[in-house]
RNA sequence: AACGAACGCUGGCGGCAGGCCUAACACAUGCAAGUCGAACGAUAAACCACCUUCGGGUGGUGGACAGUGGCGCACGGGUGAGUAACGCGUGGGAACGUACCUUUUAGUACGGGAACAACCAUUAGAAAUGAUGGCUAAUACCGUAUAGUCCCUCCGGGGUAAAGAUUUAUCGCUAAAAGAUCGGCCCGCGUCCAAUCAGCUAGUUGGUAAGGUAAUGGCUUACCAAGGCGACGAUUGGUAGCUGGUUUGAGAGGAUGAUCAGUCACACUGGAACUGAGACACGGUCCAGACUCCUACGGGAGGCAGCAGUAGGGAAUAUUGCGCAAUGGGGGAAACCCUGACGCAGCAAUGCCACGUGAGUGAGGAAUGCCUUCGGGUUGUAAAGCUCUGUCCUACCCAUAGUGUUUGACGGUACUAUAGAAGAAAGCACCGGCUAACUCCGUGCCAGCAGCCGCGGUAAUACGGAGGGUGCAAGCGUUGUUCGGAAUUACUGGGCGUAAAGCGCGCGUAGGCGGGCUAGUCAGUUAGAGGUGAAAUCCCAGAGCUUAACUUUGGAACUGCCUUUAAUACUGCUAGUCUAGAGACCGGUAGAGGUGAGUAGAAUUCCUAGUGUAGAGGUGAAAUUCGUAGAUAUUAGGAAGAAUACCAGUGGCGAAGGCGGCUCACUGGACCGGAACUGACGCUGAGGUGCGAAAGCGUGGGGAGCAAACAGGAUUAGAUACCCUGGUAGUCCACGCCGUAAACUAUGAAUGCCAGCUGUUGGGCAGUAUACUGUUCAGUGGCGCAGCUAACGCAUUAAGCAUUCCGCCUGGGGAGUACGGUCGCAAGACUAAAACUCAAAGAAAUUGACGGGGGCCCGCACAAGCGGUGGAGCAUGUGGUUUAAUUCGAAGCAACGCGCAGAACCUUACCAGCUCUUGACAUCCCGAUCGCGGUUACCGGAGACGGUUUCCUGCAGCUAGGCUGGAUCGGUGACAGGUGCUGCAUGGCCGUCGUCAGCUCGUGUCGUGAGAUGUUGGGUUAAGUCCCGCAUCGAGCGCAACCUUCGCCUUUAGUUGCCAGCAUUUAGUUGGGCACUCUAGAGGGACUGCCGGUUAUAAGCCGGAGGAAGGUGAGGAUGACGUCAAGUCCUCAUGGCCCUUACGGGCUGGGCUACACACGUGCUACAAUGGCGGUGACAGAGGGGUUAAUGGCGGUGACAGAGGGUUAAUCCCUAAAAGCCGUCUCAGUUCGGAUUGUCCUCUGCAACUCGAGGGCAUGAAGUUGGAAUCGCUAGUAAUCGCAGAUCAGCAUGCUGCGGUGAAUACGUUCCCGGGCCUUGUACACACCGCCCGUCACACCGUGGUCGUUGGUUUUACCUGAAGACGGCGUGCUAACCGCAAGGAAGCAGCAGGCCACGGUGAGGUUAGCGACUGGGGUG
Repeated sequence: AACGAACGCUGGCGGCAGGCCUAACACAUGCAAGUCGAACGAUAAACCACCUUCGGGUGGUGGACAGUGGCGCACGGGUGAGUAACGCGUGGGAACGUACCUUUUAGUACGGGAACAACCAUUAGAAAUGAUGGCUAAUACCGUAUAGUCCCUCCGGGGUAAAGAUUUAUCGCUAAAAGAUCGGCCCGCGUCCAAUCAGCUAGUUGGUAAGGUAAUGGCUUACCAAGGCGACGAUUGGUAGCUGGUUUGAGAGGAUGAUCAGUCACACUGGAACUGAGACACGGUCCAGACUCCUACGGGAGGCAGCAGUAGGGAAUAUUGCGCAAUGGGGGAAACCCUGACGCAGCAAUGCCACGUGAGUGAGGAAUGCCUUCGGGUUGUAAAGCUCUGUCCUACCCAUAGUGUUUGACGGUACUAUAGAAGAAAGCACCGGCUAACUCCGUGCCAGCAGCCGCGGUAAUACGGAGGGUGCAAGCGUUGUUCGGAAUUACUGGGCGUAAAGCGCGCGUAGGCGGGCUAGUCAGUUAGAGGUGAAAUCCCAGAGCUUAACUUUGGAACUGCCUUUAAUACUGCUAGUCUAGAGACCGGUAGAGGUGAGUAGAAUUCCUAGUGUAGAGGUGAAAUUCGUAGAUAUUAGGAAGAAUACCAGUGGCGAAGGCGGCUCACUGGACCGGAACUGACGCUGAGGUGCGAAAGCGUGGGGAGCAAACAGGAUUAGAUACCCUGGUAGUCCACGCCGUAAACUAUGAAUGCCAGCUGUUGGGCAGUAUACUGUUCAGUGGCGCAGCUAACGCAUUAAGCAUUCCGCCUGGGGAGUACGGUCGCAAGACUAAAACUCAAAGAAAUUGACGGGGGCCCGCACAAGCGGUGGAGCAUGUGGUUUAAUUCGAAGCAACGCGCAGAACCUUACCAGCUCUUGACAUCCCGAUCGCGGUUACCGGAGACGGUUUCCUGCAGCUAGGCUGGAUCGGUGACAGGUGCUGCAUGGCCGUCGUCAGCUCGUGUCGUGAGAUGUUGGGUUAAGUCCCGCAUCGAGCGCAACCUUCGCCUUUAGUUGCCAGCAUUUAGUUGGGCACUCUAGAGGGACUGCCGGUUAUAAGCCGGAGGAAGGUGAGGAUGACGUCAAGUCCUCAUGGCCCUUACGGGCUGGGCUACACACGUGCUACAAUGGCGGUGACAGAGGGGUUAAUGGCGGUGACAGAGGGUUAAUCCCUAAAAGCCGUCUCAGUUCGGAUUGUCCUCUGCAACUCGAGGGCAUGAAGUUGGAAUCGCUAGUAAUCGCAGAUCAGCAUGCUGCGGUGAAUACGUUCCCGGGCCUUGUACACACCGCCCGUCACACCGUGGUCGUUGGUUUUACCUGAAGACGGCGUGCUAACCGCAAGGAAGCAGCAGGCCACGGUGAGGUUAGCGACUGGGGUG
């Protein structure tokens, strides 16, 4: 785009067209083929005349029913079952027929004959239908005559015709010849799928003769011959009416064959003939069969695939209408009759076309609806309102198209005029992308959508609803089918190295294609002409319906076929010729080319003998195994089989498979050079045929080594494996099969052309040339230009540019499978589907990620060390359990002394109970008051709260108004409030990889592109740090540096700090001083700067000097692009959702502190490097205003009372501790301190649950800790104490400070983590990836075996209706002959061969069903 459509929702009107695609299923009822009296007899009703015995009769007119006869019924109408065919289409042909029609010629005589219907009588039967006897006419039938351009012929001859009707005219009839029309037959070409159909055929193919037909012909029969068809697809199976056309497409093509037209076939199924001009006959006959109906059971009747209609089938297809008015057909002289052909109407939006559902104006941009950022936006000039019009509709009037010599079914319809009234007249689909059109609500992987991708798991433009929008419109969507897009079967117009696709390789048949020249021919080819290519359709130009659809006129076209004329370049054919292709000849060359025979040495194994002794062998390590019966090792001799080290090489040969010691024999091919031969002999190659690795099979040998199967030992969770020890087929030989391989260059063969460079093999030539150089053939490699390619890559050995021929491919799976066939001894090979299922499968390249891949490098990563954890007790956090509650969060590293820098109340979010409701807190409104607030005391209550009460205080401004502000109380509703949910809606902040060295951009260049380059490479560094090189050149975020602390120096300043020198003191206490220390400001200093070595050079590295410090001097702060939907809604902020006398607020008490247990982090220990006692040396950094508190006085002590100084370099916390001396002497102790008893201290409203501390007493586990695991590289680990934050009180935690002060690092193999380069990848949620098979379950389709039921077909035999054919014809018989007998002729009847249905048997093929079974697909 299209439709003979169907379904869903909706539906105003008209014109035109089409309307059982399914059951060629079955049919009730009515109609669809008759007509002619001008062929004939007879004649009812009615009418006329006459007669009448009044019953009627006769004659005429008339024309009904029926009969004889003529013509028609073979047309028109229906259907598409069959048919793959001369059926159809197209173009030809010769051996034919043709009623009616036209033309022409001749005739129509004997007025001859005999019958049969109707009719009458009798009679059978239920009926249908008859039977017998009798009468009768004709254009019915028969005879005779005549006749020709008729027929037959032996060429003499013979045979064959007629019909009349009528008053004329005329119409008929017979014979013959033509025409026209229609038909029969024959032929060329075209006409679906399957080769898993490859051979078919006996009247088969041809001839002769005869028969038969309208006619040719095996059409039929007899005889003779053995042919005919087939790979250019016979035969067989399946499917199908064919065509003009229709539809799609740019075309070529594809699909299709409704309506209209041509043709064929069929008429319940099968067979058959009759009549006729024509049929083997839709509404005729006979027979058989199935079915239906009637019946008196004896017999009969029927055929809608005609028009309506019914049942049934189906998703689905109309009225039992009107009329012969028109067009056409039959009969008739005509009038006329018949006509479900046809013309019309009816039904249904089935389609195409046309029209309408109103037009203008109308902004307060009304109301409603929807959305909203709350401002508004949109619906929307849309509505209302006002002014108009009248298609359609209704009513009524006139005329009348088709329309004619007559006739109007449609129909009072189309059309016209007038009047009336906006009245009756809009839906459907869609809105994620493709694809025009977006928001809200509901739902929450549910419900659902979906053409493909896909959407839906709480913010859905994708589901459902709504508002809005988009598209089409009396329709709109969906489904189905066809073509297109699809260059996705490629003729036009594709491919085959890796995506699907080159046969494993030769030889060669058919076929296809084929070198130069000349001549002929004209088949192909080209051009012209003629015929045909039906009409309709399509196209163009017009015309007619108001337009259009539609109808119609003319033209063009129908790309085809046939005939003919011409041309001769090319192809073909014929003839001749040539040498460039091909072959042959001569001379050489190389070679693991092939076959057979022989032979050689090394090695392995075995056997014999000697020497010799305890192991050998094997492995990652072992064991099985061999060995004291003497192995392994070693020496000598012997046997056997197999294979040929070195040479040896991207070397050689061969078609491929393949071929390797040496010699001989036979033999194939190739290459080079020469040249005087042949003369296109060539290339390819469907079928065919040969060769064809390994494994395997058969027969017979052989068997050393190796070695499937098998056995044992190991390994392992297992190990039917990898490893080891053995070991049989086999490997070897001969003969015969198999016929496959990643049979690979994943690249068919042949020919020509198209840059080079460089190796190598075999020849030739030239240059004096065994060596070198150049050149030329033939092979074999590497690189590379043009060109090609999706890229990778190929590139004179093409995957380039061309030609010829062959083979093969068409999404993945199913499947190279099933079935069938062929081959094979078997294994199996070759050929080769479908159902079903998926939306992908695949190729090449890119970036990442990953690897029990590679290279380089780093890190307390390992190693080397030191000290811990894991065992004990306790502290603390977590899990679990418990509970009314044990609030919540954090979960590998990167949760667990974490949020918590401090839960008795508070905190507090949890639980129980009590209690408030505009609220504890904010803003607005109304009313009242002038305050508020502080304070004393009392009552109720657990308290919140409620009710009283003493005392103090007594708002500000001002226009002087309860006017304004402020405050408090009461009220109302908007609202407050929420540590309620979602960290997977978020902001902010933070953890982690990781202080790892990386992450990017601009420009240029390369690539079809993703991307690459830069950023890679060579060095170097802690570092993408720096240097060199480089199609890149630069830049940014990171690194480093800038900041801070410590270490040295200088300078400035000396109080609260310091004291060298001068005085002084118990004391830097005081005078004095600021040199030193110190404090805190400003500077300096370190930069690989200098020297040497090294690196090609450079960057840098190593060593040295100087220096307080040396190669980043040491520490801190500082965290790139990003990753983990990492953490946090309970810090804060915030979208959405939820609660609102409660999930909000207040209070009391409880809980967060529970305790069979498990884990993390710590403290204290287990002791002598120690405990205890004594002694009383040396820090740093902090903190202190109601805080810290010195000294002395009280207490054994925690502490208490009083209290000087300090707003701090001044005073206080403040005592530093390890240290040193003495003692204890290896014990559960003078270690260890848990637990418990008792008495106290402090804080606080309050220490019961549940604080810290002290005195006395008690004195548990624990004797250095399994597997495993953590930290640390120098002022570090270890060890020792001190301070601070939080804080009323509470630290073993946290954050800081200093004292003492080590050991070790060979090194980078390994573990972990990370960086760079490279490689492989089927991964991309990225290895915690992907993914294979069995088993179990469900569903689906399918193969097999057995059985069963059908269809179809072949063949053999039996049966043999009707019928035609020929034979007989004894029975019967009107026409003719005959005087007669009888004859001729005919009929009945009989038998015969042919033959439909039917029956029996044997096959082929195909379909259905059932149990069992096999593999396959999906979940």

Small-subunit ribosomal RNA from an uncultured prokaryote, 1419 nucleotides, folded computationally. The prediction has a mean pLDDT of 81.